[in-house]
Context: one part of a larger RNA
RNA sequence: UGACGGGGGCCCGCACAAGCGGUGGAGCAUGUGGUUUAAUUCGAUGAUACGCGAGAAACCUUACCUGGUCUUGACAUGCACAGAAUCUUGUGGACACGAGAGUGCCUCGUAAGAGGAGCCUGGUGACAGGUGCUGCAUGGCUGUCGUCAGCUCGUGUCGUGAGAUGUUGGGUUAAGUCCCGCAACGAGCGCAACCCUUGUCUUUAGUUGCCAUCAUUCAGUUGGGCACUCUAAGGAGACUGCCGGUGUUAAACCGGAGGAAGGUGGGGAUGACGUCAAGUCCUCAUGGCCCUUAUGUCCAGGGCUACACACGUACUACAAUGGCCGGUACAAAGGGCAGCGACUCAGCGAUGUGGAGCCAAUCCCAUAAAGCCGGUCUCAGUCCGGAUUGGAGUCUGCAACCCGCCCACAUGAAGUUGGAAUCGCUAGUAAUCGUGGAUCAGCACGCCACGGUGAAUACGUUCCCGGGCCUUGUACA
Numbered sequence: 001u002g003a004c005g006g007g008g009g010c011c012c013g014c015a016c017a018a019g020c021g022g023u024g025g026a027g028c029a030u031g032u033g034g035u036u037u038a039a040u041u042c043g044a045u046g047a048u049a050c051g052c053g054a055g056a057a058a059c060c061u062u063a064c065c066u067g068g069u070c071u072u073g074a075c076a077u078g079c080a081c082a083g084a085a086u087c088u089u090g091u092g093g094a095c096a097c098g099a100g101a102g103u104g105c106c107u108c109g110u111a112a113g114a115g116g117a118g119c120c121u122g123g124u125g126a127c128a129g130g131u132g133c134u135g136c137a138u139g140g141c142u143g144u145c146g147u148c149a150g151c152u153c154g155u156g157u158c159g160u161g162a163g164a165u166g167u168u169g170g171g172u173u174a175a176g177u178c179c180c181g182c183a184a185c186g187a188g189c190g191c192a193a194c195c196c197u198u199g200u201c202u203u204u205a206g207u208u209g210c211c212a213u214c215a216u217u218c219a220g221u222u223g224g225g226c227a228c229u230c231u232a233a234g235g236a237g238a239c240u241g242c243c244g245g246u247g248u249u250a251a252a253c254c255g256g257a258g259g260a261a262g263g264u265g266g267g268g269a270u271g272a273c274g275u276c277a278a279g280u281c282c283u284c285a286u287g288g289c290c291c292u293u294a295u296g297u298c299c300a301g302g303g304c305u306a307c308a309c310a311c312g313u314a315c316u317a318c319a320a321u322g323g324c325c326g327g328u329a330c331a332a333a334g335g336g337c338a339g340c341g342a343c344u345c346a347g348c349g350a351u352g353u354g355g356a357g358c359c360a361a362u363c364c365c366a367u368a369a370a371g372c373c374g375g376u377c378u379c380a381g382u383c384c385g386g387a388u389u390g391g392a393g394u395c396u397g398c399a400a401c402c403c404g405c406c407c408a409c410a411u412g413a414a415g416u417u418g419g420a421a422u423c424g425c426u427a428g429u430a431a432u433c434g435u436g437g438a439u440c441a442g443c444a445c446g447c448c449a450c451g452g453u454g455a456a457u458a459c460g461u462u463c464c465c466g467g468g469c470c471u472u473g474u475a476c477a
Stems, first nucleotide, its partner, number of pairs: 001477002003474003007471007015461002019425005026316002029313005034307002042053002064302005070296001073127001077126001079123001081122003086101006105116004129291002132289003138285002140280003143276001145274001150189006156165003169180003195268004200236007209226003214223002239262001242256005318418001322377007334365003339358002343354001345352002384415001389410002393406001395404001431453007
């Protein structure tokens, strides 16, 4: 100087408390461990692994296994020679092997012929190739402490020195934020602000958007209009600016006015010096090592989907604040041409047939659902719950056996609110309800986004956990 303490002081955080809803019990989905297997590819492992890499494992992907191929190679550069594009066809499970046809393009040239480019086949040796090892050789990227308020430097001063001071102290703040004081005076990286979005007003613009007034229609449908909504560019607005009180005449805090908004208005992006030899050599790049008729490469089939079991994360429930049936209302944000597909007809339905419109503020996906109104069920393993299974279908796709989603019929399991323990959340939040998108031929209970309805509680900081500052002890570095 640090680190640590079941030392002290001050302070903060959904850390506790106060509340609301869960997990842990059931079924199923998914990931992991374990076990099994020819293989169940590899990585991630307290917090900071486990719906994680993977924003889509039937083939492909694919790295694994079995079997069958190739050896300058599936891919790149250069070398020399010859044939060179390309098409048809046979066998085979596929890679592949074999047979036949064929001479195009550019330049020079009357022609013969010569040269060149692309492509393809064979040859040669340099080389290619490796998701092989090492993340404890590395770059880059990332997680975490933590959006915590810290981490340092120059000069000066003090100390033999390591170092100290500044950065400590008194207040204050979300903040090393600001003020005052002070052997310090300044500065940098962080904080804040600048950026995006949302909340109010305004200017400009008015189609594909909108409709107050006037006509018109089943319908903003049409004429008309651009007020309003909205869209998207610009601007205004919030600064403790004003008033009162407290305070050291400070910083600031408390209350108030005005205001759409008040003291960082809400949300996001933004992550200091560093820590964990944290993670990743399987995104990529890369040192070293290793393989080179194989650890490379191509293909078919299988596996990654196994299943006594254990754990994590979700979904669906156990019902009456509910289930079912009928009627009826209101979103936002997205996506669409090998696409979205209105509408019609067929089908109980998944879907099929024909197919308008739309490269989209125009057309489509597209009925939002919870809600509201009415009816029924009356506490039961039920008109709750839907697992599992049977036969019958639809769709995608060369192909749904291993191993896809969906539909209708039948079947109707466990489950009556969950032990010890444990998680999230402070407001348009939790809870609850649907909608869209990426990936994608097909496949979503996951992920990312969107809106609808919309709470309870916080006395307080003694205690648990994590953190910041000062101080103290130490046989620790």
This is a predicted structure of a 477-nucleotide part of an RNA (small-subunit ribosomal RNA, 3' major domain) from an uncultured bacterium. The full RNA is in RNAcentral, with records from Greengenes.